[in-house]
Predicted 3D model of a 498-nucleotide part of an RNA (large-subunit ribosomal RNA, domain I) from a soil metagenome.
Context: one part of a larger RNA
RNA sequence: CGCAUACGGUGGAUGCCUUGGCGACAAGAGGCGAUGAAGGACGUGGUAGUCUGCGAUAAGCUUCGGUGAGCCGACAAACAGGCUUAGACCCGGAGAUCUCCGAAUGGGGAAACCCAGCCCUUUUAGGGUUAUCUGCACCUGAAUACAUAGGGUGCAGAGGCGAACCUGGUGAACUGAAACAUCUAAGUAGCCAGAGGAAAAGAAAUCAACCGAGAUUCCCUGAGUAGCGGCGAGCGAAAGGGGAUUAGCCCUUAAGCCCGUCACCUCCUAGUAGAACAGUCUGGAAAGUCUGGCCAUAGAAGGUGAUAGCCCUGUAUACGAAAGCAGGUGACGGGUGAAAUCGAGUAGGACGGGACACGAGAAAUCCUGUUUGAACAUGGGGGGACCAUCCUCCAAGGCUAAAUACUCCUUGUCGACCGAUAGUGAACCAGUACCGUGAGGGAAAGGCGAAAAGAACCCCGGUGAGGGGAGUGAAAUAGAACCUGAAACCGUGUGCGU
Numbered sequence: 001c002g003c004a005u006a007c008g009g010u011g012g013a014u015g016c017c018u019u020g021g022c023g024a025c026a027a028g029a030g031g032c033g034a035u036g037a038a039g040g041a042c043g044u045g046g047u048a049g050u051c052u053g054c055g056a057u058a059a060g061c062u063u064c065g066g067u068g069a070g071c072c073g074a075c076a077a078a079c080a081g082g083c084u085u086a087g088a089c090c091c092g093g094a095g096a097u098c099u100c101c102g103a104a105u106g107g108g109g110a111a112a113c114c115c116a117g118c119c120c121u122u123u124u125a126g127g128g129u130u131a132u133c134u135g136c137a138c139c140u141g142a143a144u145a146c147a148u149a150g151g152g153u154g155c156a157g158a159g160g161c162g163a164a165c166c167u168g169g170u171g172a173a174c175u176g177a178a179a180c181a182u183c184u185a186a187g188u189a190g191c192c193a194g195a196g197g198a199a200a201a202g203a204a205a206u207c208a209a210c211c212g213a214g215a216u217u218c219c220c221u222g223a224g225u226a227g228c229g230g231c232g233a234g235c236g237a238a239a240g241g242g243g244a245u246u247a248g249c250c251c252u253u254a255a256g257c258c259c260g261u262c263a264c265c266u267c268c269u270a271g272u273a274g275a276a277c278a279g280u281c282u283g284g285a286a287a288g289u290c291u292g293g294c295c296a297u298a299g300a301a302g303g304u305g306a307u308a309g310c311c312c313u314g315u316a317u318a319c320g321a322a323a324g325c326a327g328g329u330g331a332c333g334g335g336u337g338a339a340a341u342c343g344a345g346u347a348g349g350a351c352g353g354g355a356c357a358c359g360a361g362a363a364a365u366c367c368u369g370u371u372u373g374a375a376c377a378u379g380g381g382g383g384g385a386c387c388a389u390c391c392u393c394c395a396a397g398g399c400u401a402a403a404u405a406c407u408c409c410u411u412g413u414c415g416a417c418c419g420a421u422a423g424u425g426a427a428c429c430a431g432u433a434c435c436g437u438g439a440g441g442g443a444a445a446g447g448c449g450a451a452a453a454g455a456a457c458c459c460c461g462g463u464g465a466g467g468g469g470a471g472u473g474a475a476a477u478a479g480a481a482c483c484u485g486a487a488a489c490c491g492u493g494u495g496c497g498u
Stems, first nucleotide, its partner, number of pairs: 001497009015483001016447002020418002022415007029407002031161002039101003042055003046079001049075003061095006070083003106115003116130006132158009165196001166194005176183001180230001206213002217244005227235002248399003251343001256336011268324002271319003277292003281288001293310002295299001301313003348372008358384001379394005434441002454482001457469004
């Protein structure tokens, strides 16, 4: 040094577990904000830090309910000091307080800071008020006579945030066409504005085809059809049929809609009651074994020293609200509907664009930048160039639930979903540590034991680290670098070989 074997070290795979995730279903809720939000800074405890809670009334104050014996949140034990059947702590409703920043709004500003005006008061201090825009009312008021612009006062509203869904405006490129320019990607992504719990659309100047249907929206089909297309790549309907849901109205003063108060009902926001088992054996421990019982509208589930219907929490079932929210019904009161007179610079035409599945095409239809420009129900639009006949409808005003889309969030339930390199980036004090000037990027890290019973005391040692005894425990090769403890890798002993 090699091989074999035994025992170790290192290491943290594997097995088992789950506090955390992922997905779905049902129901709810679908907003918060100048009465100062979302999000933060700084404080706040008998206590040094962090988290949680709270705000100078600061792990809290008041009140109304629930509950009923302990309690003063967690890491995190101890000490000190307290509270509590005159009901503490805890849970729920309502209220009070709520520093500073932040739309931030008195002015400024390098956020959590600096500096003011006016009024009032109990005057080293405290309270209130002072942003901008819009609307309305009123007062003023230039050039410039009337006026207008402008200025001011009062009242009301707005502003900002929020996951997706929605409407409108604006609007790419990569890519595909095996290159590329029309085309495609795509009216997508992005940006902007706005709204609601949904939004949008909506009661035919619609389709259809000589028969008829009867607002809109969504799904299936029609159908990858008819078509469009450097007729390339590709794009791609509609009528009709079957379903979901149904609702019609107004401008002629009505369908209705909204708000407030009261009464009743229901739901939610705390909760309450809730059946039935003992012994034996093994074991550290019984829920396991054996024996004999019991309950069940409850044999869902979780926990308890191994696997429990009958030990605990629960479960089936039956109940429950002083207060508040939501919904429904009824009564009363108030408001809105209220603009306008059946739609004229409109329909239509020309030119240029855009939207229609439809790329200018034979191109109807819709929108409109420029320019023109009717008729008035004895009228007008459409039926895919256009004309006639015929059919059908009535534009240029407005409102409208449901069926549809989505889930930041709440409650409940479930999973041939994951089980710590998985599942969220994050099971653990994670959008943290750390990196970057910044936008931004972004981890690793779970498990002693049933119970800390977490090793008193002794010894070696540097008043060490670490270890040896002793003790606890079922187990300490479960000793905190702690369940199991694979492999690579490193040793020690023994045997053999060289």